RNA sequence: CGCGAAAAUGGCAAACCCGUCGCGAGGCGGGGGCGCAAAGCCAUGGGCCUCCGGUUGGCGUCCCCCGCCCAGAACCGCAGGUCGCCAGGCUGCCGAAC
Numbered sequence: 001c002g003c004g005a006a007a008a009u010g011g012c013a014a015a016c017c018c019g020u021c022g023c024g025a026g027g028c029g030g031g032g033g034c035g036c037a038a039a040g041c042c043a044u045g046g047g048c049c050u051c052c053g054g055u056u057g058g059c060g061u062c063c064c065c066c067g068c069c070c071a072g073a074a075c076c077g078c079a080g081g082u083c084g085c086c087a088g089g090c091u092g093c094c095g096a097a098c
Base pairs, nucleotide, nucleotide: 002098003095004094011036012035016031017030018029019028020027021026034084040090041089042088044087045086046085047082048081049080050079052077053076054075055074056073057069058068059067060066
């Protein structure tokens, strides 16, 4: 340094409830623990979610055919959210086996 244990010190805190901010996704505080070796930080790439606007289609597949999805849907644009969805970046406690 990699790595992550039936180790040690601790840490964080899902759902849900209360309060609060937000059109909303969701955020914050308190309670509460499902879990987490980065469940610490960053919205950079992708995914998912929301607001607003537009189009009538979208995907498999470049085209036709065909198949699947579909109008409270899909796609596009824009603005947001989510780091406990994945990846990436930065930082970090401990020290068994290897």

The RNA shown here (c-di-GMP-I-GGC riboswitch aptamer) has 98 nucleotides and comes from a Gemmataceae bacterium. The coordinates come from a structure-prediction model, not an experiment, and the mean pLDDT is 85.